This is a predicted structure of a 496-nucleotide part of an RNA (large-subunit ribosomal RNA, domain I) from an uncultured bacterium.
Rfam family: Bacterial large subunit ribosomal RNA. Rfam links the family to the GO terms ribosome and structural constituent of ribosome.
The sequence was found in a public genome assembly.
[in-house]
Context: one part of a larger RNA
């Protein structure tokens, strides 16, 4: 040094587990904000720190209700206390709520600096941004007036996951190059709203029969078409479903809010059946024997696998206070533009939208120039004309069926099980990296219970270890379940 066996070290795979995730279903909710939000800074405890809670009234104060024996949040003890004269805890209402932040007295390098006015118990308290609406006062050039200025009332501002409507609007890419085209009216940015939004009661379709607002789904159909007729794009009529609701402009259908009454429900909770012995074992829920309940044999826990031990579960009962919904009534607001639609319809030019790229291109919108008729009228039926049919533009409102899920509750899964599942099961958007925008980890498991090893010995008052003790087990000893492999040893045997 090699081989074999035995025993170890290191390492953290595997197995088992789950507090965390992922995807759904059914309900709820669909907003918060100048009465100062979302999000923060700084404080706040008997005790240093972090998390949680709270705000100088600071792990909390008051009231009402529930509840009934323990409690003073977690890491996490210790000290000192509270509680059947009902604490802690849970629900509702209310109070307090520093500073920053739309941030709003002015400024500002957020959590800081500096003011003015009024009141004051002299501690302090309140007010002071901008824009819009309305009202009032005042009031120029300039006579009346108006602009302006001042004050007051009401409103707005900012945040929020997706869904919705509107405005602006790419490129990569595809066409195997590329320009029309495509990607795509997508992404992105901006404006606005609601719990949905938008659309909506025919100047619509149809075709010689008729239908009868809108929205959504299936089909028609990858059809008819469009297209450097390339790549690709791509309907409608009709049929079947979901849901249905109609109205007004001579003051309406309806919608919203407030109040009262009645009902129902949510926000705490209460009651809730039925098992023993023996055996194994550290432990019984396991095994054996014999019982019981069941409108409860869902689930979780308990020293191994429990209907009858615990929490629960089936079922049933319950609200002083606050909220939701329904019905009815009253009131207020809205609808709302005044009164049937003219610089409109139509036309020319240039664009855009329609599945439709200018095409034979109807129809819709309009930047520009024009410009009717008035129901004895007008629009449409895919150039255009006639006949025929159908509808009535240039005013307005409208629930449901539809879309979405930051959030709340209950439940479910041939979903994951710590290199998986969220980036994050653990104090994670943390540590760390970056000037910044931004990027972004690793890290779970002793035991049933800390019973977490008193005491003794070696040692540096060490580290570490040996005894002793606990425990079922300590090769379960905190670098703690199991403990694979690589890798490194010790002992014995054999070989060289």
């Nucleotide at each position: 040094c090699g081989c074999a066996c035995a025993c170890g070290g290191u390492g953290g795979a595997u197995g088992c587990c789950u507090u965390g995730g992922c995807g759904g279903u059914c309900a709820g909710a669909g907003g918060c904000g100048a009465u100062g939000a979302a999000g923060g800074a700084c404080g706040u405890g008997g005790c240093a720190g972090c998390c949680u809670g709270c705000g100088a009234a600071a792990a909390g104060c008051g009231c009402g209700g529930g509840g009934g024996a323990g409690c003073u949040g977690g890491c996490a003890a210790c000290a000192a206390g509270c509680a059947u004269u009902g604490a802690u805890c849970c629900c509702g209402c209310a109070a307090u709520g520093u500073c920053c932040g739309a941030a709003u007295g002015g400024g500002g390098a957020a959590a800081c600096c500096c003011a003015c006015u009024g009141c004051u118990u002299c501690g302090g308290c309140a007010g002071u941004a901008u824009c819009c609406u309305g009202c009032a006062g005042u009031g120029a050039a300039u006579a009346c007036a108006u602009a302006g200025c001042u004050g007051c009332u009401g409103g707005a501002g900012g945040c929020g996951a997706a869904c919705c409507c509107g405005g602006u609007g790419a490129a990569c890419u595809g066409a195997a190059a590329u320009a029309u085209c495509u990607a795509a009216g997508u992404a992105a940015c901006c404006g606005g709203a609601g719990g949905a939004a938008a659309a909506g009661a025919a100047a619509u379709c149809a075709a010689u029969u008729g239908a009868g607002a809108u929205u959504c789904c299936c089909u028609a159909a990858g059809u008819a078409g469009c297209g450097a007729c390339g790549a690709g794009c791509g309907a409608a009529c009709g049929g079947g479903g979901a849901c249905u609701a109609g109205c007004c402009c001579u003051u309406a259908a309806g919608c919203u809010g407030a109040u009262a009454u009645g009902g129902u429900u949510c926000u705490a909770g209460g009651a809730a059946a039925a098992c023993a012995a023996c055996c194994u074992g550290g432990a019984a829920a396991g095994g054996u024997u014999g019982g019981c309940c069941g409108u409860a044999g869902a689930a979780g826990g308990u020293g191994a696998c429990a209907g009858c031990c615990c929490u629960g579960u089936a079922u049933u009962c319950g609200a002083a206070a606050g909220g939701g919904c329904c019905a009815c009534a009253u009131c207020a607001g809205u609808g709302a533009a005044g009164a049937c639609g003219a610089g409109u319809a139509g036309g020319g030019c240039g664009g855009g939208g329609c599945a439709c790229g200018u095409g034979a291109a109807a129809c819709c919108c309009u930047g520009u120039c024009u410009g009717a008729a008035c129901a004895u009228g007008g629009g449409g039926g895919g150039a255009c004309c006639a006949u025929c049919c159908u509808c009535c533009a240039a005013g307005g409102c409208u629930a449901a069926a539809u879309a979405c899920u930051c959030c709340u509750g209950a439940c479910c899964g041939a979903c994951c099980g710590a290199u998986a599942g969220u980036g994050a099961a653990c104090c994670a958007g943390u540590a760390c990296c970056g000037u910044g925008a931004g990027g972004g980890a690793a890290a779970g498991g002793c035991g049933a219970a800390a019973a977490g090893a008193a005491c003794c010995c070696c040692g540096g008052a060490g580290a570490g270890g040996g005894g002793a003790g606990u425990g079922a087990a300590a090769u379960a000893g905190a670098u703690c379940c199991u403990g694979a492999a690589a890798c490194c040893g010790u002992g014995u045997g054999c070989g060289u």